[in-house]
Molecule: transfer RNA
Organism: Acidobacteriota bacterium
RNA sequence: GGCGGUAUCGUCUAACGGUUAGGACGGAUGGUUCUCAACCAUCAAAUCGGGGUUCGAUUCCCCGUACCGCUACCA
Numbered sequence: 001g002g003c004g005g006u007a008u009c010g011u012c013u014a015a016c017g018g019u020u021a022g023g024a025c026g027g028a029u030g031g032u033u034c035u036c037a038a039c040c041a042u043c044a045a046a047u048c049g050g051g052g053u054u055c056g057a058u059u060c061c062c063c064g065u066a067c068c069g070c071u072a073c074c075a
Base pairs, nucleotide, nucleotide: 001071002070003069004068005067006066007065010025011024012023013022018055027043028042029041030040031039048064049063050062051061052060
């Protein structure tokens, strides 16, 4: 350089083109408890960037970025 894949909360991970973007762990607050742990309830937190298609895009298309894999050349 070429080809392919991946990108969503702090972490991991869901979501037929129409969901209030869900779940687990972690965090905060409250309850329970003599205290802690455990348990229960509530809350905060996300779609990599730009453009396109569409009535509507996390989802489809293009470009870019980052990461991963395969491969070629040079040395």